[in-house]
This is a predicted structure of a 71-nucleotide RNA (transfer RNA) from a Candidatus Nomurabacteria bacterium. Model confidence (mean pLDDT): 80 of 100. The sequence is in RNAcentral, with records from ENA. Its Rfam family is "tRNA".
Order: sequence, then structure tokens, then C1' cells
RNA sequence: GCGAGUAUGGUUUAGUGGUAGAAUGAGUCCUUCCCAAGGAUUAGACGGGGGUUCGAUUCCCCCUACUCGCA
Repeated sequence: GCGAGUAUGGUUUAGUGGUAGAAUGAGUCCUUCCCAAGGAUUAGACGGGGGUUCGAUUCCCCCUACUCGCA
């Protein structure tokens, strides 16, 4: 330099053109003499920009970061 892939709560991940889920972690409360465990509840996310579309996390293009292959 060329090609391919990945990017979703703090972390690990699912998902699909129409309100984005789970686990774990965090806060509050209950339970307990205390801790641990358990239960209830709350907050928290689609890498950035543009395009198509009534509507984009999803489809297309570019950029960024990372990974792999070729030279």
C1' cells in the first nucleotide's frame, strides 16, 4: 500500500427496517445482631459523519480505532 472482519450500558454479549434485551457490575430499600447469600426497585448503551427510506442499531458510502491476511 491492497483486501477482509469487528465496533451495542462500567464489563461480557443477543438482536432485528418500526418502544434495544440478558448476564455481571453500580445505587436505594427489605431480610439478618453483623457479614455473606437472597428478594424488590432505579439509573445506565447501538464508534463519528453523510445518504436511501414514512421510519436506520439494522441497508449503502466515507472516516476513526482494533484484529487478520497479502505484498